[in-house]
Molecule: transfer RNA
Organism: Chloroflexota bacterium
RNA sequence: GGCCCCAUCGUCUAGUGGACUAGGACGCAACCCUUUCAAGGUUAUGACCAGGAUUCGAAUUCCUGUGGGGUCACCA
Numbered sequence: 001g002g003c004c005c006c007a008u009c010g011u012c013u014a015g016u017g018g019a020c021u022a023g024g025a026c027g028c029a030a031c032c033c034u035u036u037c038a039a040g041g042u043u044a045u046g047a048c049c050a051g052g053a054u055u056c057g058a059a060u061u062c063c064u065g066u067g068g069g070g071u072c073a074c075c076a
Base pairs, nucleotide, nucleotide: 001072002071003070004069005068006067007066010026011025012024013023018056029043030042031041032040049065050064051063052062053061
């Protein structure tokens, strides 16, 4: 440098054009329970990498960029 793949709550992830005001698990926080801790229960917090395009409508499709990964090639 070519090609391919990926990017969503703190972490892991669901999502395949409208049911998303983006869901779940764990974690964190508050409360309940308990003599205390753990476990358990309830509630709350918290995310779509950036810009553009298509569309009535984009987390989802397309383009560009950024970051990460894989593979091939080149140099040494």